A computed fold for a 73-nucleotide RNA from an Oscillospiraceae bacterium, annotated as transfer RNA. Rfam family: tRNA. Rfam classes the family as a transfer RNA. It was read from a public genome assembly. The coordinates come from a structure-prediction model, not an experiment, and the mean pLDDT is 81. NCBI's taxonomy places the organism under Bacteria, Bacillati, Clostridia, Eubacteriales, Oscillospiraceae.
RNA sequence: GCUGGUGUAGCUCAGUUGGCAGAGCGGCUGAUUUGUAAUCAGCAGGUCGGGGGUUCAAACCCCUUCGCCAGCU
Numbered sequence: 001g002c003u004g005g006u007g008u009a010g011c012u013c014a015g016u017u018g019g020c021a022g023a024g025c026g027g028c029u030g031a032u033u034u035g036u037a038a039u040c041a042g043c044a045g046g047u048c049g050g051g052g053g054u055u056c057a058a059a060c061c062c063c064u065u066c067g068c069c070a071g072c073u
Stems, first nucleotide, its partner, number of pairs: 001072007010025004019056001027043005049065005
């Protein structure tokens, strides 16, 4: 330099035809317990890597750019 993959909550990841952004773990509060753990109930937490475009509407399609991984040269 070229090609492919990947980037979504603190962490691991879903989100399959463009139509309300989610799960598990973790955090907080409460219940339960003599207490802790476990269990149960509830709550908070996201500019979907950045920018631009298409569209009534974009995590999703297109362009560009950045990080990471792999391959080729």